Notes
Predicted 3D model of a 74-nucleotide RNA (transfer RNA) from Gonapodya prolifera JEL478. Model confidence (mean pLDDT): 81 of 100. It matches the Rfam family "tRNA". It is annotated as a transfer RNA.
[in-house]
């Protein structure tokens, strides 16, 4: 060079037959409880879903280029 696959909060991941307010769990922050700490319960913060660009009335999701990491070929 050609092919594939992965990219979504601090960490790991769901969600991708087009329309739900983008969610889980762990972290973190305030707070109840506790004598304290931890566990438990409560609430909140944090995401322009990898970049740009297209198609649609509408896109995380469908299409193109690109990056970025992994594989496979030769």
């Nucleotide at each position: 060079g050609u092919c594939c696959c992965a990219u979504u909060g601090g960490a790991a991941c769901a969600g991708u037959g087009g329309a739900u307010u983008a969610g889980u769990u762990c972290g973190u922050c305030u707070g109840a409880c506790u004598u304290c700490u931890a566990a438990u319960c409560a609430g909140a913060a944090a995401g322009u879903c990898g970049u740009g660009g297209g198609u649609u009335c509408g896109a995380c999701c469908c299409c193109c280029a690109c990056a970025u990491g992994g594989g496979a070929u030769g």